Notes
Model confidence (mean pLDDT): 85 of 100. The RNA shown here (transfer RNA) has 72 nucleotides and comes from a Pseudomonadota bacterium. The sequence is in RNAcentral, with records from ENA. RNAcentral records the identical sequence in 2 taxa. The organism belongs to Pseudomonadota, within Bacteria. Its Rfam family is "tRNA". About the family: Transfer RNA (tRNA) molecules are approximately 80 nucleotides in length.
[in-house]
RNA sequence: GGGCGGUUAGCUCAGAGGGAGAGCAUCGGCCUUACAAGCCGGGGGUCAUAGGUUCAAGUCCUAUACCGCCCA
Numbered sequence: 001g002g003g004c005g006g007u008u009a010g011c012u013c014a015g016a017g018g019g020a021g022a023g024c025a026u027c028g029g030c031c032u033u034a035c036a037a038g039c040c041g042g043g044g045g046u047c048a049u050a051g052g053u054u055c056a057a058g059u060c061c062u063a064u065a066c067c068g069c070c071c072a
Stems, first nucleotide, its partner, number of pairs: 001071007010024004018055001026042005048064005
């Protein structure tokens, strides 16, 4: 330098154009003498950045940044 993949909640990840979600973590409650486990409930997101397409974009297109793999 070229090619491919990835970037979504604190962490690990789903999400094939119209409701942003799960598990773990965290907070509150129940249970217990108490703690853990278990059960119920809640909060938490500029969806890497900037443009474009579209009535509508996490999703499609382009550029950039970062991470990983391959080639040179």